[in-house]
Context: one part of a larger RNA
């Protein structure tokens, strides 16, 4: 100087407390451990591994296993020699890779050859093989915590200290005051995006606001940009104003005005560093290993196994509910090898059909909870839907291992969950549906969107994590 303390002081954070809803019990989904297996590829392991890499394992993917093949190789570069387009199509063998046969066939040229392709040989290729404890890059975490340092000066023999401590204040090393310090840098804040309000501009979306036509109805039509809106440019909020407190400061409390008030809400943004944290399987890369194999091609299987254990979720256990009928109101997205309307067929998944749309124009598209009415009457039920049988449908070369969906039948566990444990402070929790990426198909996961919309916070004694000062130390 640090680190640590079941030392002290001050202060924060859904850290506790106060509340609301869960997990832990059930069924299922998914990941992991374990076990099994020819293989169940590999990595990730307290927080910070476990719906994680994987934003989509039937084949492919695929790295694993079995079998069949191959050795200058599937892709790449150079050189030497030989030959010629290569593809494509047809036939035969084969599980296929592949092999054999047939057909087929280029451009330039100074006629030497060249471009391109095939074969042989070679230098070399290849490796998701090992080492993340040899590395780059990227990432997680402490933590959006308020810290981490430097120059000069001063103090100290020195390590080092001072500044950065102190008195106040703040979300903040934020600001004010003081001070042997004076300044500065990386962080904080602001500048960026979005949301909330206003103005201007913009009018193939919106409007009967105004006029006219028209319909069962409808911006449907003429017409018009007023409003809503679209998306561009500006404005607005700064403790600016008033009162009180404070040291006359920084600032705090209350008020006015205002769409908004004290960083308005949300996002992006992550200092010096820590964990030899994670990743050699994104990529790059040193070293090592492999070279008729640890490379490459193909078929089939596996990653989907199942006495069990754990994590994360979904659906429930019902009446604030289930079922049936009727009737409203979104936002944000996606769409041309695509989204697909009306109509018709089917109980339905779906089929048919193909208008329209490269989309503020058309489509996906029905929002759902809510509301109105009817019914059920507390029961393992008209709750719950697992499981299983049968029949279908869609995608795809192909749904046996191993896809989604539909109909009929079947109707399991489950009556609110032990010890323990998680999230959340407001348009939040809870609850309801909608969209997207990936994707032929496949979502209870992930990333977004809006609808309805709470309760509670006395307080900081305690638990956890963190910041500053101080103290002890036989630790570094």
């Nucleotide at each position: 100087u640090g680190a640590c303390g079941g030392g002290g002081g001050c202060c924060c954070g859904c850290a506790c407390a106060a509340g609301c809803g869960g997990u832990g019990g059930a069924g299922c989904a998914u990941g992991u451990g374990g076990u099994u297996c020819a293989a169940u590829u590999c990595g990730a392991c307290g927080c910070a591994a476990c719906g994680c890499g994987a934003a989509g394992a039937a084949c492919c993917u695929u790295a694993c296993c079995g079998g069949g093949g191959u050795u200058u190789g599937a892709a790449c570069u150079g050189c030497a020699c030989g030959g010629g387009a290569c593809a494509g199509c047809c036939u035969a063998a084969g599980a296929g890779a592949u092999u054999a046969g047939g057909u087929g066939u280029u451009c330039c040229u100074u006629c030497g050859g060249g471009a391109c392709c095939c074969g042989u040989a070679u230098a070399g290729a290849g490796g998701u093989g090992c080492u993340g404890c040899a590395u780059g890059g990227c990432u997680g975490u402490c933590g959006u915590c308020a810290g981490c340092u430097c120059g000069u000066g001063u103090c100290g023999u020195g390590a080092g200290a001072u500044g950065u401590u102190g008195g106040g204040u703040u979300a903040a090393g934020u600001c004010c005051c003081g001070c042997a310090a004076c300044g500065a840098g990386c962080g904080c804040a602001a500048c960026c995006c979005u949301u909330u309000c206003c103005u201007c501009c913009u009018g193939u979306u919106g409007c009967c606001a105004c006029c006219a036509g028209g319909u069962c109805a409808a911006g449907c039509u003429g017409g018009g940009c007023a409003c809503u809106c679209u998306g561009g440019a500006g404005g607005u909020a700064c403790u600016g104003c008033c009162g009180g407190c404070g040291a006359u400061a920084a600032g705090c409390c209350g008020g006015a005005g205002g769409a908004a008030g004290g960083u308005g809400g949300g996002g992006a943004u992550g200092a010096c560093g820590u964990c030899a944290a994670g990743u050699c399987c994104u990529c790059a890369u040193g070293g090592c290993c492999u070279u008729u194999a640890u490379g490459c091609c193909c078929c089939g299987g596996g990653c989907u196994a199942c006495a069990c254990a754990c994590g994360u979720g979904c659906u429930a256990c019902a009446a604030u509910g289930g079922u049936c009928g009727g009737u409203a109101c979104a936002a944000a997205g996606g769409g041309u090898u695509g989204c697909a309307a009306a109509g018709c067929c089917g109980c339905g998944a779906g089929g048919u059909g193909g208008a329209g749309c490269c989309a503020a124009u058309c489509c996906c598209a029905a929002a759902a909870a809510a509301c109105c009415g009817a019914u059920c009457c507390c029961a393992g039920u008209u709750c719950g839907g697992a499981u299983u049988g049968c029949a279908g449908u869609c995608u795809g070369c192909a749904a046996c291992u191993c896809g989604g969906c539909u109909g009929c039948a079947u109707g399991a566990a489950g009556u609110u969950g032990g010890a323990a444990u998680c999230g959340c402070u407001a348009g939040u929790a809870a609850u309801c549906g909608c969209g997207g990426a990936u994707c032929a198909g496949c979502a209870u996961g992930c990333c977004g969107c809006g609808g309805u919309g709470a309760a509670u916070a006395c307080g900081u004694u305690c638990c956890c994590g963190g910041g500053c000062c101080u103290u002890g130390u036989a630790c570094a």
The part of an RNA shown here (small-subunit ribosomal RNA, 3' major domain) has 476 nucleotides and comes from an uncultured bacterium. The prediction has a mean pLDDT of 84. Its Rfam family is "Bacterial small subunit ribosomal RNA". Gene Ontology terms of the family: ribosome and structural constituent of ribosome.